RNA sequence: CAAGUAAACCGGGCGGCCGCCCUGCAAAAGCGGGGAGGAAAGUCCGAGCUCCACCGGGCAGGAUGCUGGCUAACCGCCAGGAGGGGUAACCCUACGGAAAGUGCCACAGAAACAUACCGCCCUGAUUCUAUCGGGGUAAGGGUGAAAUGGGGAGGCAAGAGCUCACCGGCAGACGGGUGACCGGCUGGCCGUGCAAACCCCAUCCGGAGCAAGACCAAAUAGAGGGACAUAAGGGCGCCCGGCCUGUCCCCGGGUUGGUCGCAUGACCCCGGCAGUAAUGCCGGGGCUAGAUAGAUGGUCGCCGUCUUUCCCGCGAGGGAGGGAUACAGAACUCGGCUUACAGGUUUACUUGGCUC
Numbered sequence: 001c002a003a004g005u006a007a008a009c010c011g012g013g014c015g016g017c018c019g020c021c022c023u024g025c026a027a028a029a030g031c032g033g034g035g036a037g038g039a040a041a042g043u044c045c046g047a048g049c050u051c052c053a054c055c056g057g058g059c060a061g062g063a064u065g066c067u068g069g070c071u072a073a074c075c076g077c078c079a080g081g082a083g084g085g086g087u088a089a090c091c092c093u094a095c096g097g098a099a100a101g102u103g104c105c106a107c108a109g110a111a112a113c114a115u116a117c118c119g120c121c122c123u124g125a126u127u128c129u130a131u132c133g134g135g136g137u138a139a140g141g142g143u144g145a146a147a148u149g150g151g152g153a154g155g156c157a158a159g160a161g162c163u164c165a166c167c168g169g170c171a172g173a174c175g176g177g178u179g180a181c182c183g184g185c186u187g188g189c190c191g192u193g194c195a196a197a198c199c200c201c202a203u204c205c206g207g208a209g210c211a212a213g214a215c216c217a218a219a220u221a222g223a224g225g226g227a228c229a230u231a232a233g234g235g236c237g238c239c240c241g242g243c244c245u246g247u248c249c250c251c252g253g254g255u256u257g258g259u260c261g262c263a264u265g266a267c268c269c270c271g272g273c274a275g276u277a278a279u280g281c282c283g284g285g286g287c288u289a290g291a292u293a294g295a296u297g298g299u300c301g302c303c304g305u306c307u308u309u310c311c312c313g314c315g316a317g318g319g320a321g322g323g324a325u326a327c328a329g330a331a332c333u334c335g336g337c338u339u340a341c342a343g344g345u346u347u348a349c350u351u352g353g354c355u356c
Stems, first nucleotide, its partner, number of pairs: 001352010012303007020035006037327001041338002044336005049209004061205005066080005081095001082093004096200002101198002103194002117141002119137008149167002152164003168189001170187003174183003213260004222251001224250005233245004267286008304325009
C1' cells in the first nucleotide's frame, strides 16, 4: 500500500421567526425549565406489575435440548468441547436417543436392509468354445444424495476383516479434565440415512393483559332468563331491641367525563475490587418526555460531511457550480433477540506485495 476479519462509536451544528406537549411562578398579560431512538420498529422470547383461577397430583398440549457458568428470568449472554467452512484473522451449527416401537427413503438401480443386473470363479447337461441350469463371490463395473468400514499387502478356484499394518468406528479397563470430551493401550469389525417424521428421555410452563386494574363523578328500566339459599348473611359506627335488605351470572337499558396506575427504576454516569469473561459487590454523583386522537414541528440563513462537473496551479492544494444528507418516531415498564439504516470515525488482528 492492497485485500480482508472482529468489535466499538457518531449518525448533523449554530442562529432568527412562527408553532405544539408537560411543568414552576403569576390575578392576568407574560417570564422561566424540560421535550424521541439506536433501533422508540417487528411484537419474536423472558420478566416486573395487575386481575381472575388455584389442597395436592396427573392426563392432554406447548417450549427447550453438547458442557460449565451468569442472570429476576429467557428461544438470552459468557467461556469451553465436538463437527463443518476459510491459506489465515475468524465464522457457522436444533449438537439428547436410530439394537423401545412405528414409519419414510422420490428418480435411477438387481437390491434402500436384506438383495446377484453385468462381470469373475467352480460345476452339470447339450446341438461343444456357445447356450441353458446349480452354486460361490460385494475391496471389478454400472445406478444413486446414500450400496454391506477405507484404500494397500498376503491369501484364495474366484473372492471376502479370511489374515496383517495404518486410518476409521465399537467395546473394555487406565490416565487427564468439575464436565462436554481428550489421550495412548488391549480386543475385534452385523450392519445405511432421516427424530425442524411420529415417538422415547430429561427439564420447564395456570389464564388474561395497562382497553390490566382501583377510585370519583355522571347516568338509569327492568313487572326478561338461569343458578344457589330459606335462616343465615349484609346495612343502620359497636352491644341489646327495633327497622331495612335475598346473593351471583347472563340478557336488556344508561353513562362514555376525570383522577390514579404513569415515570426513583432488575435506572443512568464515574471510580475501585473479585472474576479469562458474561457478571457481581462496594463507594461517589445524577433525576433525564409523559400525550389520550395522541406534543417533540415548520421555515429562512450560515456552517459541516460525502459525491460530481468546471477553472487555476508543476505539485501539495485552492476557487466556483450542481446533487445527496439515511432508517425511522415513545404510549405501563424493563432484559434480550431479529430486522432497517445515506454517510463517516476509531481500535485490534490476518494474508499478500514493496521499501529501510